[in-house]
Context: one part of a larger RNA
RNA sequence: CCACUUGGUGGAUAGCCAGGUUUCAAUAGCUGAAGAAGGUUGUGCCAAGCUGCACAAAGUCUGGGUUAUCCGCAGGGAGGAAUCGACCCCAGAAUUACCUAAUGCGAAUCGUAGCCCGUUAAGGGCUAUCCCGAAAGGGAGAGUAACGCGGAGAAUUGAAGCAUCUUAGUACCCGCAGGAAAAGAAGUCAAUAGAGAUUUCGCUAGUAACGGCGAGUGAAGGCGAAAGAGAGUAAACCGAACACCCUGUGAAAGCAGGGAUGGAUGUGGGGUUGCAGGACUUGGGCACUUCUUAACUUUCCGAUCUAAAGUCUGCUGGAAAGCGGCACCUCAGAGGGUGAUAGUCCCGUAGGAGAAAGGAAGAAAGAGGAUUCCAAGCAUCCUAAGUACUGUUCUUCGGAUAUAGAGCAGGAAUCUACUAGGCAUUAACUAGUAACUCUAAAUACUAUUGAAAUCCGAUAGCAAAGUAGUAAAGUGAUUGAAAGCUGAAAAGCAGAGCGAAAGCUCGGCGAAAAGAGCUUGAAACCAAGUGGUC
Numbered sequence: 001c002c003a004c005u006u007g008g009u010g011g012a013u014a015g016c017c018a019g020g021u022u023u024c025a026a027u028a029g030c031u032g033a034a035g036a037a038g039g040u041u042g043u044g045c046c047a048a049g050c051u052g053c054a055c056a057a058a059g060u061c062u063g064g065g066u067u068a069u070c071c072g073c074a075g076g077g078a079g080g081a082a083u084c085g086a087c088c089c090c091a092g093a094a095u096u097a098c099c100u101a102a103u104g105c106g107a108a109u110c111g112u113a114g115c116c117c118g119u120u121a122a123g124g125g126c127u128a129u130c131c132c133g134a135a136a137g138g139g140a141g142a143g144u145a146a147c148g149c150g151g152a153g154a155a156u157u158g159a160a161g162c163a164u165c166u167u168a169g170u171a172c173c174c175g176c177a178g179g180a181a182a183a184g185a186a187g188u189c190a191a192u193a194g195a196g197a198u199u200u201c202g203c204u205a206g207u208a209a210c211g212g213c214g215a216g217u218g219a220a221g222g223c224g225a226a227a228g229a230g231a232g233u234a235a236a237c238c239g240a241a242c243a244c245c246c247u248g249u250g251a252a253a254g255c256a257g258g259g260a261u262g263g264a265u266g267u268g269g270g271g272u273u274g275c276a277g278g279a280c281u282u283g284g285g286c287a288c289u290u291c292u293u294a295a296c297u298u299u300c301c302g303a304u305c306u307a308a309a310g311u312c313u314g315c316u317g318g319a320a321a322g323c324g325g326c327a328c329c330u331c332a333g334a335g336g337g338u339g340a341u342a343g344u345c346c347c348g349u350a351g352g353a354g355a356a357a358g359g360a361a362g363a364a365a366g367a368g369g370a371u372u373c374c375a376a377g378c379a380u381c382c383u384a385a386g387u388a389c390u391g392u393u394c395u396u397c398g399g400a401u402a403u404a405g406a407g408c409a410g411g412a413a414u415c416u417a418c419u420a421g422g423c424a425u426u427a428a429c430u431a432g433u434a435a436c437u438c439u440a441a442a443u444a445c446u447a448u449u450g451a452a453a454u455c456c457g458a459u460a461g462c463a464a465a466g467u468a469g470u471a472a473a474g475u476g477a478u479u480g481a482a483a484g485c486u487g488a489a490a491a492g493c494a495g496a497g498c499g500a501a502a503g504c505u506c507g508g509c510g511a512a513a514a515g516a517g518c519u520u521g522a523a524a525c526c527a528a529g530u531g532g533u534c
Stems, first nucleotide, its partner, number of pairs: 001532008014519001015485002019456002021453009030143002038099003041054003045077002049073002060093006069081003104112003113127005129140004147178001148176004158165001162212001188195002199226005209217002230438003233384001237269002241267001242262002244259006274415001276383004280377005288369006296362005304353003310326001311342001312325004327344002329333001335347003389410007417433005472479002492518001495506004
C1' cells in the first nucleotide's frame, strides 16, 4: 500500500403518521365606549415553557347531559375530590388586574388630580374629542386574512436602441363598506324582423376596432346557460288634514290623553308614465289591501342516547385478528383500535330518537287603511336646467370625426316637445323619455366543521408534524431556522465485582437489547485483526 473480516462513526434508505396541500359540501360571515382585536403582569402544594384563567385568577354559580373516575400538556413526590354524582360535554350567568380607539390629566404597561355618593372610612360613580337633535336623547372613533367600491398612481420590462405605445390603471399608498359589494328596471339594443332591468358563465373572437398601423392592445349585438322582481319620489291639484316627545294601555302593531316641540323655506294627502301618462271634469263599480307576532302547530339546529351477530374449537407463535374446522348478523362487509391481517372483542357504522335556549314557516288572533279600479271628456295645467347640447384643453376607452369623464367658455326646448339609431346636416322611418332614489337571487372571497384525493411523507408537505412566527440576527423596518419513531407492556437492568466517576464485567427483564444520543442502520471517514506484496 492492497484485500478481507470485526467494530466504531455517520444518519442515507425502507417502513410508519401524529402534520400539511388541494377539491367539494354544509354552516357562519363581522367585533368594538356594555371598552374590542392585540399585548403586559400575575395566577398552581412543588411550576421554567405551552394551555387555561383574572385579585372570585388551570378557576365561581345555575340548568341540562353523561357515569366512575378525577386534580390540563405532564407518565414524579406529597396531599386531596367523587355514586349526597365529582371530572368531562352543552346552554346561560358572575368575575374579568394594567396598557391599548383608551376617553379626567400626564407617562416606555406607571404616576397623579377635581367633583358627587358613602360614617371624615373602605369603596363606588362622573370628568376626552367630534357629529345629529328644539329638547329628551342618539351616534362615531379602533380592529379585520381575502373578496368589493372609490381616490391617487409608478418603474423594471417589451418594442431586440428609445420618446408615443407597452408593462398597467398592475404594484404600492389612502378612504369607505358589507356578508357579500358593485350594478340594476332603458333618453337600451336592433333593423323593416324583433328583443325587453342588472349580474355571472360558455361561444361570438383574438373577430370589428385601436396601434411609431411597430411591439402589441381588443369589444359589442346575437346565440346557449345560471338566476329571475320590481318599486318609491319631485311636479301639476288639495293646503295643516301631519310628525315628534311625555304619560297610560297592549305581546307588538296600535289606540287614548297631554305638550311651552318641529312644520307655509310645505308636515300630510294625491301622483309617477312613452301604445304617452298624470292633474282636472263627468259617470259607474265596493272587489280589496297593509302592519304586528305573546301564546299555538310544524320544522331546523342542538350536548347526547340507541343500534345486530363467535370472543366456539385445533395448530403455529411472546401475543391470534393468521391457518384448519363448525356457526351467526347484515338498511350495519365505511373506518379506526386491540400483543400479527377481526362483519360478529372495543369504539363506531346503516337506521332510528332528542331537553332548554335560539332560528324559520304556517295557521290563528289583534290593529290599521281605503274610490287605489273601469269608462268618457281633452279646454287648461304638470312631467327633474347652468341640465341637454356646442367649442376647446386634458384624462380615459377597442370606440375609429362615431367611448366615458373633468376643467374653462358659451348655452336650449317643454309633448305640434326632446333623445338615440358609430362623420356632419335635412326630411321621413324605427326605438326610447335624461338631468331624483331604492331593490333579492344567480357572482367573489375567507373561516369552521364534515367528506374526499391517481396529492406530500420529515432536505418532502404550510416557514412551522416538538415552546414556531418560537430560538436566533438586526438600532429599526424586517429576516427567520433546526428539531419525528424504545417496547405489546417500563417489565426503563434488582443484586454482585472493578472503578474517583463515566463506565465495564457477571447477572436479570424481554419475542428481540430494541437500553432511552433507543425501528431499520447504506456510503464517505476512522481503528484493530488476519492475509498478500515491497
The part of an RNA shown here (large-subunit ribosomal RNA, domain I) has 534 nucleotides and comes from a Candidatus Aenigmatarchaeota archaeon. The prediction has a mean pLDDT of 82.